[in-house]
RNA sequence: GGGCCUGUAGCUCAGCGGUAGAGCACUGCAUUCGCAUUGCAGGGGUCAGCGGUCCAAAUCCGCUCAGGUCCA
Numbered sequence: 001g002g003g004c005c006u007g008u009a010g011c012u013c014a015g016c017g018g019u020a021g022a023g024c025a026c027u028g029c030a031u032u033c034g035c036a037u038u039g040c041a042g043g044g045g046u047c048a049g050c051g052g053u054c055c056a057a058a059u060c061c062g063c064u065c066a067g068g069u070c071c072a
Base pairs, nucleotide, nucleotide: 001071002070003069004068005067006066007065010024011023012022013021018055026042027041028040029039030038048064049063050062051061052060
């Protein structure tokens, strides 16, 4: 320098054009003498960034950035 893959909640990930979600973590309540467990409820997101296509983009296209991998 070139090819490919990845980037979504604090962490691990799903979501492949039509309301952004799960598990764990965190907070509150219930349960307990207390803790843990369990149950219920809740908070938390510029979907890496910019631009384009579309009635509508996390999703499709282009560029950029970061990480991984292969080739030279």
A computed fold for a 72-nucleotide RNA from a Candidatus Microgenomates bacterium, annotated as transfer RNA. Model confidence (mean pLDDT): 85 of 100. Rfam family: tRNA. Rfam's curators write: Transfer RNA (tRNA) molecules are approximately 80 nucleotides in length. Rfam links the family to the GO term triplet codon-amino acid adaptor activity.